Model confidence (mean pLDDT): 77 of 100. Predicted 3D model of a 95-nucleotide RNA (TPP riboswitch aptamer (THI element)) from a Candidatus Eiseniibacteriota bacterium. The sequence was found by an Rfam model in a public genome assembly. Taxonomically the source falls in Candidatus Eiseniibacteriota (Bacteria, Bacteria candidate phyla). Its Rfam family is "TPP riboswitch aptamer (THI element)". On this family, see Rodionov et al., J Biol Chem 2002: "Comparative genomics of thiamin biosynthesis in procaryotes. New genes and regulatory mechanisms".

RNA sequence: AGGAGUCGUUGGGGGUGGCCCGCCAGGGUCUGAGAAUGAUACCCCGUGAACCUGAACUGGGCAAUGCCAGCGUAGGGAAACGGCCCUUGAAGCGC
Numbered sequence: 001a002g003g004a005g006u007c008g009u010u011g012g013g014g015g016u017g018g019c020c021c022g023c024c025a026g027g028g029u030c031u032g033a034g035a036a037u038g039a040u041a042c043c044c045c046g047u048g049a050a051c052c053u054g055a056a057c058u059g060g061g062c063a064a065u066g067c068c069a070g071c072g073u074a075g076g077g078a079a080a081c082g083g084c085c086c087u088u089g090a091a092g093c094g095c
Base pairs, nucleotide, nucleotide: 001087002086003085005084006083007082008081009080010079011045012044013043014042017030018029019028020027021026051076052075053074057070058069059068060067
């Protein structure tokens, strides 16, 4: 100096849907890491499909839904620092 290793600190980004019961409050159920008022949670921060747009998209499937796949090498999208480890280089010293 570097690292697609590892741990951490601080900061930042993001989503929160479908169906059923209920007057409401709320409860149940499906997928999911997460289905918000609960977050001090969960996921993601360039190796960036976390998430947004396209999209009231296309195909399949479901009780239903971004449920699955495609679209997707698309267009966007939020980072700095430190410890350890590894790698490389330079100077000095020794042989």